[in-house]
RNA sequence: GGGCCUUUAGCUCAACUGGUCAGAGCGCCCGGCUCAUAACCGGAUGGUUCAAGGUUCGAGUCCUUGAAGGCCCA
Numbered sequence: 001g002g003g004c005c006u007u008u009a010g011c012u013c014a015a016c017u018g019g020u021c022a023g024a025g026c027g028c029c030c031g032g033c034u035c036a037u038a039a040c041c042g043g044a045u046g047g048u049u050c051a052a053g054g055u056u057c058g059a060g061u062c063c064u065u066g067a068a069g070g071c072c073c074a
Base pairs, nucleotide, nucleotide: 001073002072003071004070005069006068007067010026011025012024013023019057027045029043030042031041032040050066051065052064053063054062
């Protein structure tokens, strides 16, 4: 220098062909159970979907540019 992949909640990941509230597990918090802790049970809690633009009635999803990380080639 060239090509490809990834980026969504504190963490690990979903979200079909663009569509009707962006979810799950774990975690954190409160309570129950227990002599107590863990486990278990109930409840509550969490988002500028990497950034900026564009297309569209509508974008996490499509297009452009950029950023960070990873892999390959030279």